[in-house]
Context: one part of a larger RNA
C1' cells in the first nucleotide's frame, strides 16, 4: 500500500513523490516619544487612529534540494563581537536646520508618483563638558546624551564586569568506487600594505618554489549529520519518520543595504523561467508556515475552535497579536485495554455431514430455565483536574448515580511434508487449477474447486515490499 471485514475506548502517528498554486489566516505592538485629524464629554477629561518615531519582525514554524565538508559528533584553543537582562561607576548641558502627516496644484487605467507651502518629536545636526574609555611621538588629541507622565517611576549617554547568544581555528571520528593515479599558480610559504568584530592568501604587490598523494590525493557516484530507532544473547547489521541538538535551503541564480545580530515570507535590488492585471504606456506575484486545490504517486487528514494553559513580541500597565501552542475533526496506520454474555441444560432435539446402515459427529453446541448489564443506546440527576485574586477553547467533556433489555457487536487464513490441523465424501481428470521450497493434478486427489469437520490468530487476518 491492496483485498475482505468491523463494536468501543485510551494515548501516539499521518505526502517517504524541493511540482504549480485560487482563497483565508500565519507579526505585530507602543498615544506614558511626536504633531495632526475625527468622535464623545459631566468641560475635568476620555477614545479611535493614517503618518513620523521606538522595539520586534535574525525568534517561533516548514523542508532535506544541496553538502563527503571543520557540515556533523567529540575533545581542545585564541585573535573576537554580543540588542534586551543582571551588576558597578559617572553623566543627563546649550542650541539649530529640516521632513512626513496636512493643504493646494498636477501625472497615471492602475501600481505608484511629481511640484509648491506649513509643522512636531525620544527623528536629524552642531556647540559645551568629558571621570572612565580609544589613540599617543607621553606634550597631547578624539568621542556622548532625550525626554515622558497619573510625581512615582519609566527612560537616555559614556564605560567596567557578568550572563546569554554568535563568529573563527585545530586533533580524532564520519559512504562506495583504483574499470578514477597523479592533483594544485593565490597554488605552498615569507615580507610590506589593505580588509574584518576577529586569526588567516581573506585580498593585493614583491620574493622564494613549494603544497597534497597507495596511511588513497584528485575525480565520479550516493548522502543532510547526531542523540537515537529497528533487530540481535551479544558482537554486530540496518536506519536517521515523530521528539531533541546542529547544519543547509526558501521560484532559479547573483550582489548589497539596514541592523547588536541577516535574509526564509509579510523589506528592497538585478537577471532568468513561469503565472496574473492592463486603457498596451506599464505594473503585480512566490504556501519546503496552517488549512486547502490541481498535478504526480502504490500512498498520507479539516479551507475546524481558542488564546483557557505553556511560551513568544510590544506595552509602566490594562491589554493587543500569536495556524507557535493547546484542543477538536478524519484514518484499525501501528501500540495498549475491554467487549460481542454468564450459569444450568441429553428427548444427546431438528438439521447438516459421514456411514460398514448398527451408528458416529457438529454437540452442552442450540432450544428451554435462572441470571448479569461491561460496552453501545436512551432519559434524568450530579459533575471535575487542568487556575485561580480573576480568566476554560476543550466541554456540561471525562467521570459518578439511577433506567430498559441478551439486548448493539466475528471475522480471516490454513489443514501433503517443512507446520498445529482430515474425510475410502462430491466435482474435475497433466484439464481446470495450486505452489514459499520439495512438489500435487493423466478416474478412487487428506495438495485443484466445493462440502462437512478441524487448527491458528482475532477486531483483525492473509498477501506483497523492506530491515534484522
Nucleotide at each position: 500500500a491492496g483485498c475482505a471485514g468491523u463494536g468501543c475506548g485510551g494515548g501516539a502517528u499521518g505526502c517517504c513523490u524541493a511540482c504549480a498554486c485560487a482563497u483565508g489566516c500565519a507579526a505585530g505592538u507602543c498615544g506614558a516619544a511626536c504633531g495632526a485629524a475625527c468622535c464623545c464629554u459631566u468641560c475635568g477629561g476620555g477614545g479611535u487612529u493614517a503618518g513620523u518615531g521606538g522595539c520586534g519582525c535574525a525568534c517561533g514554524g516548514g523542508u532535506g534540494c544541496g553538502u563527503a565538508a571543520c557540515g556533523c559528533g567529540u575533545g581542545g584553543g585564541a585573535a573576537u563581537c554580543u540588542g534586551c537582562c543582571c551588576u558597578u561607576u559617572g553623566c543627563u548641558u546649550c542650541g539649530g536646520a529640516a521632513u512626513a502627516a496636512c493643504a493646494g496644484u498636477u501625472a497615471g487605467a492602475a501600481a505608484u508618483g511629481a511640484c509648491u507651502g506649513c509643522u512636531a518629536a525620544u527623528a536629524c545636526c552642531g556647540g559645551a563638558u568629558g571621570a572612565u574609555g580609544u589613540c599617543u611621538u607621553c606634550g597631547g588629541a578624539c568621542c556622548a546624551a532625550a525626554g515622558a507622565u497619573u510625581u512615582a517611576u519609566c527612560g537616555g549617554c559614556a564605560a567596567g564586569g557578568g550572563a546569554u547568544g554568535a563568529g573563527c581555528c585545530c586533533g580524532c571520528g564520519u559512504a562506495g568506487g583504483a574499470u578514477u593515479a597523479g592533483g594544485u599558480a593565490g597554488u605552498u610559504g615569507g615580507u610590506g600594505g589593505g580588509g574584518u568584530a576577529a586569526a588567516g592568501g581573506c585580498c593585493u604587490a614583491c620574493c622564494a618554489a613549494g603544497c597534497c598523494g597507495a596511511c588513497g590525493a584528485u575525480c565520479c557516484u550516493u548522502a543532510g549529520c547526531u542523540g537515537g530507532u529497528c533487530u540481535g544473547a551479544g558482537a554486530g547489521g540496518a536506519u536517521g519518520a515523530u521528539c531533541a541538538g546542529c547544519c543547509a535551503c526558501a521560484c532559479u541564480g547573483g550582489g548589497a543595504c539596514u541592523g547588536a545580530g541577516a535574509a526564509c515570507a509579510c523589506g528592497a535590488u538585478c537577471a532568468g523561467a513561469c503565472u496574473c492585471c492592463u486603457a498596451c504606456g506599464g505594473g503585480a506575484g512566490g504556501c519546503a508556515g496552517c488549512a486547502g486545490u490541481g498535478g504526480g504517486g502504490g500512498a498520507u487528514a479539516u479551507u475546524g475552535g481558542a488564546c483557557a494553559a505553556u511560551g513568544g513580541g510590544c506595552g509602566c500597565a490594562a491589554g493587543c497579536c500569536u495556524g507557535a501552542u493547546c484542543c477538536a475533526g478524519c484514518a484499525a496506520u501501528g501500540c495498549c485495554g475491554c467487549g460481542u454474555g454468564a450459569g444450568u441444560g441429553a428427548u444427546g432435539a431438528a438439521g447438516g455431514c459421514c456411514u460398514u446402515c448398527g451408528g458416529g459427529u457438529c454437540g452442552u453446541a442450540a432450544a428451554g430455565c435462572u441470571c448479569u448489564u461491561u460496552u453501545a443506546c436512551c432519559c434524568a440527576g450530579g459533575g471535575a483536574u487542568g487556575a485561580u485574586a480573576a480568566u476554560g477553547a476543550c466541554a456540561g467533556u471525562a467521570c459518578c448515580u439511577g433506567g430498559a433489555g441478551a439486548a448493539u457487536a466475528a471475522g480471516c487464513u490454513c489443514c501433503g511434508g517443512c507446520u498445529a490441523a482430515c474425510u475410502c465424501c462430491c466435482g474435475u481428470g497433466c484439464c481446470a487449477g495450486c505452489a514459499g521450497c520439495c512438489g500435487c493434478g493423466g478416474u478412487a486427489a487428506u495438495a485443484c474447486g466445493g462440502a462437512g469437520g478441524g487448527a491458528g490468530c482475532u477486531a483483525g487476518c492473509g498477501u506483497u515490499g523492506u530491515u534484522c